This is a predicted structure of a 348-nucleotide part of an RNA (small-subunit ribosomal RNA, central domain) from a metagenome.
Context: one part of a larger RNA
């Protein structure tokens, strides 16, 4: 290794981007590294093997041929791999048009809801439950008119719709800006794919300085509830929730399904374009994106099924019974929480 697997049984890294490496379309000529093929040279003895001999025979011993699948060297071969040197358009990028869209960053503006706060009316309740009570309220509470503040969030449209690699994005305007699809096949010619390290980004929650604070709200007080009640209900309420800057780097980061190219019946939809016809109602066709049912096939079922989990090929991560355990110990990172890596003993 020959011969195993990863949706749910253990097992896809949260995500990308990209160094070594590995793997790569067509075609022509060279070359002879890899591959083949002939020749030599070695491949010690023992061991193995296979003839046939010696101890009565076997073990065992001695004799002869093979093997000893290797290496070197050398003569070719040239189909595939490889190298070098020239083409080629289908991958791949690019160029010109049109398209969608909550993609991202900054700045401004907006209404509607809630809180507070003056001021008007008004006169006893309000709140809150399952029922209550803690609370508020005659120093005038809720109500309810007018008006100032303030902060965080966009209701309806709103959709198994969109876009964004992932995390995620949703009021509106404007600036800057990344990505994607269609058309046309102009132009570059393989420039491509995956990616051990590494770098980038990454929800909440935390965590460091600074601001900010409307309503929610861990801790925390107080009312109930209860055999208790450190909780579910209630009234209150700091941290945090928001902004700026830096840190953390993890989530059921989920499609629990890496990424890429091919290639394998349909049917029904949706969101963005095209082309043809066309009675201008709309039809056929295409391309991509996103869904749903399903035929082979595949799966231990459930179920997957052109967005495979099918049939192949390439590359990376990553499993190897439960528990001990994501623990210890070392060693990175980290302000710290803790994060990366990551045993055994024992035990059933």
């Nucleotide at each position: 290794c020959u011969g195993g697997g990863c949706u749910u049984a253990a097992a896809g890294g949260g995500u990308a981007c990209g160094u070594a490496g590995g793997c790569g379309g067509u075609u022509u000529a060279u070359c002879a590294a890899g591959u083949c093929a002939g020749g030599u040279g070695u491949g010690a003895a023992a061991u193995g093997u296979c003839u046939g001999a010696g101890c009565u025979c076997a073990a065992c011993u001695g004799a002869g041929g093979c093997a000893c699948u290797g290496c070197g060297c050398u003569u070719g071969a040239a189909a595939c791999u490889g190298a070098u040197a020239g083409g080629c358009u289908g991958g791949a990028g690019u160029a010109u048009u049109c398209c969608a869209g909550g993609g991202g960053u900054g700045u401004g503006c907006g209404g509607a809801a809630c809180u507070g706060c003056c001021a008007g009316u008004g006169g006893a309740g309000c709140g809150g439950u399952g029922a209550a009570a803690u609370g508020c309220g005659u120093u005038g509470a809720g109500a309810u008119u007018g008006g100032c503040a303030g902060g965080a969030a966009c209701a309806c449209c709103g959709g198994a719709g969109g876009c964004g690699a992932a995390g995620g994005c949703g009021g509106c305007a404007c600036a800057c800006u990344g990505g994607g699809g269609g058309a046309u096949u102009a132009c570059u010619g393989a420039c491509g794919c995956u990616g051990a390290g590494g770098u980038a980004c990454g929800a909440a929650a935390g965590c460091c300085a600074g601001g900010g604070u409307a309503g929610c709200g861990a801790a925390c007080g107080g009312g109930a509830u209860u055999a208790g009640a450190u909780a579910c209900c209630c009234c209150g309420g700091u941290a945090g929730u928001c902004c700026u800057g830096g840190c953390u780097g993890u989530a059921a980061a989920c499609g629990a399904u890496g990424a890429g190219c091919a290639c394998u019946g349909g049917g029904c939809g949706a969101g963005a374009g095209g082309a043809a016809g066309u009675u201008c109602g709309c039809u056929u066709c295409u391309u991509u994106u996103u869904g749903c049912c399903g035929u082979a096939g595949c799966g231990a079922a459930a179920g997957c099924a052109u967005u495979a989990a099918g049939u192949g090929c390439u590359c990376c991560g990553c499993c190897u019974g439960g528990g001990g355990u994501g623990u210890a110990u070392g060693g990175u990172c980290g302000c710290a929480a803790g994060g990366c890596u990551g045993a055994a003993a024992c035990u059933c």